[in-house]
A computed fold for a 73-nucleotide RNA from Candidatus Portiera aleyrodidarum, annotated as transfer RNA. The RNAcentral record of the sequence draws on ENA. Rfam family: tRNA. From the family's description: Transfer RNA (tRNA) molecules are approximately 80 nucleotides in length. Lineage of the source: Bacteria > Pseudomonadati > Pseudomonadota > Johnevansiaceae (SeqCode) > Candidatus Portiera.
RNA sequence: AGCGAACAUAGUUUAAUGGUAAAACAUUAGCCUUCCAAGUUGAUGAUAUGGGUUCGAUUCCCGUUGUUCGCUA
Numbered sequence: 001a002g003c004g005a006a007c008a009u010a011g012u013u014u015a016a017u018g019g020u021a022a023a024a025c026a027u028u029a030g031c032c033u034u035c036c037a038a039g040u041u042g043a044u045g046a047u048a049u050g051g052g053u054u055c056g057a058u059u060c061c062c063g064u065u066g067u068u069c070g071c072u073a
Base pairs, nucleotide, nucleotide: 001072002071003070004069005068006067007066008065011025012024013023014022019055027043028042029041030040031039048064049063050062051061052060
């Protein structure tokens, strides 16, 4: 450099397999505490990107980007 495969969801780690995205940790506010920690109740925050199929796409199909792995040179 070429070819092939897998993967991309919140700041991080994982769910959701067509019906409008869940949880833990983290952050933040309240309660509790003389204070801190711990505990407890809330809040904030995400589907890499562009198209296609569908009444409806995180999910199925194609392209692009990135990461990892393998093969060849």